[in-house]
RNA sequence: GCCGAUGUAGCUCAGCUGGUAGAGCAAUACACUCGUAACGUAUAGGUCGCCGGUCCGAUUCCGGCCAUCGGCU
Numbered sequence: 001g002c003c004g005a006u007g008u009a010g011c012u013c014a015g016c017u018g019g020u021a022g023a024g025c026a027a028u029a030c031a032c033u034c035g036u037a038a039c040g041u042a043u044a045g046g047u048c049g050c051c052g053g054u055c056c057g058a059u060u061c062c063g064g065c066c067a068u069c070g071g072c073u
């Protein structure tokens, strides 16, 4: 230098063909318990890497850039 993959909650990841963004773990509260843990219930937590384009509407499609990883030279 070229090619490809990935980027979504604190962490690990879903989100199939564009239509109000979810799970598990972690956190907080409550319940349970003699008490703690576990189990149970509830709550909170997101500019979907950044900038543009298309569209009535973009996490999703297109372009550029950035970061990480891999391959080729």
Base pairs, nucleotide, nucleotide: 001072002071003070004069005068006067007066010025011024012023013022019056027043028042029041030040049065050064051063052062053061
The prediction has a mean pLDDT of 82. The RNA shown here (transfer RNA) has 73 nucleotides and comes from a Patescibacteria group bacterium. Rfam family: tRNA. Rfam's curators write: Transfer RNA (tRNA) molecules are approximately 80 nucleotides in length. Its family is annotated with triplet codon-amino acid adaptor activity in the Gene Ontology. It is annotated as a transfer RNA. The source organism's lineage runs through Bacteria and Bacteria candidate phyla.